[in-house]
Large-subunit ribosomal RNA, domain VI from a Chloroflexota bacterium, 264 nucleotides, folded computationally.
It matches the Rfam family "Bacterial large subunit ribosomal RNA".
The prediction has a mean pLDDT of 87.
Context: one part of a larger RNA
RNA sequence: CGCCGGAGAUUUGAGGGGAGCUCUCCUUAGUACGAGAGGAUUAGGAGGGACAGACCUCUGGUGUGCCAGUUGUUCCGCCAGGAGCAGUGCUGGGUAGCUAUGUCUGGAAGGGAUAAGUGCUGAAAGCAUCUAAGCGCGAAGCCCACCCCAAGAUGAGAUCUCCCACUGGGUUAACCAGGUAAGGCCGCAAGUAGACUACUUGCUUGAUAGGCGGCAUGUGUAAGCAGAGUAAUCUGUUUAGCUAAGCCGUACUAAUGGCCGAGG
Numbered sequence: 001c002g003c004c005g006g007a008g009a010u011u012u013g014a015g016g017g018g019a020g021c022u023c024u025c026c027u028u029a030g031u032a033c034g035a036g037a038g039g040a041u042u043a044g045g046a047g048g049g050a051c052a053g054a055c056c057u058c059u060g061g062u063g064u065g066c067c068a069g070u071u072g073u074u075c076c077g078c079c080a081g082g083a084g085c086a087g088u089g090c091u092g093g094g095u096a097g098c099u100a101u102g103u104c105u106g107g108a109a110g111g112g113a114u115a116a117g118u119g120c121u122g123a124a125a126g127c128a129u130c131u132a133a134g135c136g137c138g139a140a141g142c143c144c145a146c147c148c149c150a151a152g153a154u155g156a157g158a159u160c161u162c163c164c165a166c167u168g169g170g171u172u173a174a175c176c177a178g179g180u181a182a183g184g185c186c187g188c189a190a191g192u193a194g195a196c197u198a199c200u201u202g203c204u205u206g207a208u209a210g211g212c213g214g215c216a217u218g219u220g221u222a223a224g225c226a227g228a229g230u231a232a233u234c235u236g237u238u239u240a241g242c243u244a245a246g247c248c249g250u251a252c253u254a255a256u257g258g259c260c261g262a263g264g
Base pairs, nucleotide, nucleotide: 001152005163006162007161008160009159010158011157015149016148017147018146021049022048023047024046025045026044027043033038051106052105053104054103055102059100060099061098062097066093067092068091069090070089071086072085073084074083075082076081110144111143112142117137118136119135120134164264166178167177168176169175183260184259185258186257187203188202189201190200191199208254209253210252211250212249213248214247215246218242219241224237225236226235227234228233
């Protein structure tokens, strides 16, 4: 820009893409078959491998603005307590998120038309013949079925809902211009989204982010004081103190405002 008024949702599916794997064991059954050795078709069930998708409850990983321990050194006047630097100084753990080696799921079943093949009926050719007319069965393959995209499918589809028939010009016709409606966009606070854009949530009629409060989680018993010990240190107060990205709440701070948009 188009889809023949302007919008907001939900969809149909022309068409396209993906997936399609395989093994072992048990029962049928030591049966059919076979002199024996050996050893099924079929049908049912169980468990795996590889691959793929999704997810983070569990098991783990990571987790450089969480907690603790600790070495050297500088500084905060000193002690105590801390801060900076040393690859996050090093070490032990670890929330959210992201993750696999973790968890769940998938290939199926079924239908249609067929290939090789196997048949029925059946002539040419009194027989025979699956074929010449006609009619079946038959594959991991083909078309459906399963998952994803999809109406620019210009053949532009469908359903539901919302907005209305304004003002001025015009040969009162097409059309042009204007202010609006539903709605949308810009802008702003953000993230479940993200290179940007897009997408999603919110914008005071507000929990969108920050702050604050509570909870959860993690770390593992803070500082100060008191006591014991010559001291290192230990004990009590104290399962403390602190606690990121998590959950719930709370307008304290920041979300000011502006524009476009039908008349069929």

NCBI's taxonomy places the organism under Bacteria, Bacillati, Chloroflexota.